[in-house]
RNA sequence: GUCCGUGCCCUGCCUAAUCCACGCGGCGGUUCGCGUGGAGCCGGGGACCCACUCUCCCCCUGGGGCGAAUCGGCAUGCGCCGUAGGGCUGCUUCCAAGCCCGAGCCCGUCAGCUAACCCGGUCGGCCGUAUGGAAGGACAGU
Repeated sequence: GUCCGUGCCCUGCCUAAUCCACGCGGCGGUUCGCGUGGAGCCGGGGACCCACUCUCCCCCUGGGGCGAAUCGGCAUGCGCCGUAGGGCUGCUUCCAAGCCCGAGCCCGUCAGCUAACCCGGUCGGCCGUAUGGAAGGACAGU
């Protein structure tokens, strides 16, 4: 000097997933972990009204929820090409252009909407000087 790995901190991104207080424990201390509670954010259940509703046959794991993550075609070594939809481009917004995702999981025969009311979640995963224009703003200088 370079490369790899690990820990901590900072900045930014996806996501509801952030903040505060108290208690206990570890630690020389800062801090760290756990628990409880609160705020904020998010999700579910749940009236009137409204909506839905029938019969027969066949098939079938009935129906429903979180989420952007649905649907179609081809293929049949299980992947490819698209797509509804979603995200990013580093002060913010808009436009252009570019890049990326388009999964997975849960309830358990049960749930339309839904005031009051009731219940639950607050994880996890990444990045490291940034594309251009317009408007605004901030900072610095005079």